RNAcentral holds the sequence, with entries from MGnify. Lysine riboswitch aptamer from a chicken gut metagenome, 165 nucleotides, folded computationally.

RNA sequence: UAGAGGCGCAAUGACCAUCAGUACACAAUUCUAGGUUCAUGAGAGCCGUUGUAAGAUUGUCGAAAGGGGAAAUUGCCGAAGCUUUCUGUAACUCAUGUAGCAGAAAAGCUGGGUCUGUAUUGAAUAAAUGCAGGACUGUCAUGUAGGAGACUAUAUGGGGGGCUA
Numbered sequence: 001u002a003g004a005g006g007c008g009c010a011a012u013g014a015c016c017a018u019c020a021g022u023a024c025a026c027a028a029u030u031c032u033a034g035g036u037u038c039a040u041g042a043g044a045g046c047c048g049u050u051g052u053a054a055g056a057u058u059g060u061c062g063a064a065a066g067g068g069g070a071a072a073u074u075g076c077c078g079a080a081g082c083u084u085u086c087u088g089u090a091a092c093u094c095a096u097g098u099a100g101c102a103g104a105a106a107a108g109c110u111g112g113g114u115c116u117g118u119a120u121u122g123a124a125u126a127a128a129u130g131c132a133g134g135a136c137u138g139u140c141a142u143g144u145a146g147g148a149g150a151c152u153a154u155a156u157g158g159g160g161g162g163c164u165a
Stems, first nucleotide, its partner, number of pairs: 001165003006077001008076005015069002025060006034047004038097006080110005085104005111137002114134008139158008
């Protein structure tokens, strides 16, 4: 430099299911003096106070985002994913904190997919990720057996800054 592993990895517009008969909005009834702007504190507002603020029930109308999906296309084989740290942004203002989003090195972990259990996120028994375990598979080394040899089978062990050319 070029390649290999295989339901191999990641991305992508339209479309589809779910989200959900949920949120919002409107109407009626009921209850009742407070409610609300991510959390806490302070401030600044907004709605309301004898009944339409908030809450609850019923009815009408009725979404979206994130996450997911066969096929197709593209880029690839640390593909990619995760953890820690830092920077920026971030929901009325300030302070502290944080969900989330974006980026960055420095490192660290994972060969690969799959199944089971568990934890987190999530509307979810979907899916993703982490941890533990099982069998399978790829590669290299060593031992044993077979073979003229290439190599095949089996057992043990190692890891992708590895393996082959």